[in-house]
RNA sequence: AAGAGCGUCGCAAGAGAGUCUCCGUAUUCCGGAAACCGGCUGAAAGAGGAUGCGGAGCGCCGAAGGUGCAAGGCCCACGGGCUGAAUCUCUCAGGCGGAAGGAUUGCGGCGGGAGG
Numbered sequence: 001a002a003g004a005g006c007g008u009c010g011c012a013a014g015a016g017a018g019u020c021u022c023c024g025u026a027u028u029c030c031g032g033a034a035a036c037c038g039g040c041u042g043a044a045a046g047a048g049g050a051u052g053c054g055g056a057g058c059g060c061c062g063a064a065g066g067u068g069c070a071a072g073g074c075c076c077a078c079g080g081g082c083u084g085a086a087u088c089u090c091u092c093a094g095g096c097g098g099a100a101g102g103a104u105u106g107c108g109g110c111g112g113g114a115g116g
Stems, first nucleotide, its partner, number of pairs: 006111008018058001020057009029039003059096003065092001066090001068088001072083004
């Protein structure tokens, strides 16, 4: 049982913390195949800033995942041993503009077959 726990897929919702600092590199006005070429603007053009990529450093977050454990339970040679939860904890991983991800919640499909 007009189908539980559970798994999976789809839709919706879904927080936190730096758009941090530094280094390198490429692109970023016009012409040019290109040039540290020429030109324009300009205080500054082998300017700045911005963006992308790579790297380094400090700070921070916890709701993917992961680490750790209390009461209790079991065992014991009575010294102890095993087990034992989380949104707690640690921050390994991950994240700190957006996107992605995201515990969890609701609805639905599928699986499943008795728990809640």
The RNA shown here (Glycine riboswitch aptamer) has 116 nucleotides and comes from Synergistaceae bacterium UBA5560. Its mean pLDDT, the model's own confidence on a scale to 100, is 80. The source organism's lineage runs through Bacteria, Thermotogati, Synergistota, Synergistia and Synergistaceae.